Notes:
Model confidence (mean pLDDT): 77 of 100. Predicted 3D model of a 63-nucleotide RNA (Fluoride riboswitch aptamer (crcB RNA motif)) from a Thermoplasmata archaeon. Of the family's consensus pairs, 100% are formed in the model. NCBI's taxonomy places the organism under Archaea, Methanobacteriati, Thermoplasmatota, Thermoplasmata. It was read from a public genome assembly, where an Rfam model found it.

RNA sequence: UGGUGAUUCGGCGAUGGGGCCCGCCGGAACCGCCGCCCUGCGGAUGAUGGCUCCUACGGUGGA
Numbered sequence: 001u002g003g004u005g006a007u008u009c010g011g012c013g014a015u016g017g018g019g020c021c022c023g024c025c026g027g028a029a030c031c032g033c034c035g036c037c038c039u040g041c042g043g044a045u046g047a048u049g050g051c052u053c054c055u056a057c058g059g060u061g062g063a
Base pairs, nucleotide, nucleotide: 009026010025011024012023013022016054017053018052019051020050021049033043034042035041036040
């Protein structure tokens, strides 16, 4: 310096927080999708990896 394994610990899963569950990673995991005349332009969905609650934002109706 490189590789492999174990333990402990930590991190990550397209924008925030809590709980539970799942998966991935050890300097990696992760950094979304579609279309076009493609190093730029245009379009659609969603605060979740999943469930749930809260917060923010958006729409409709009522007071």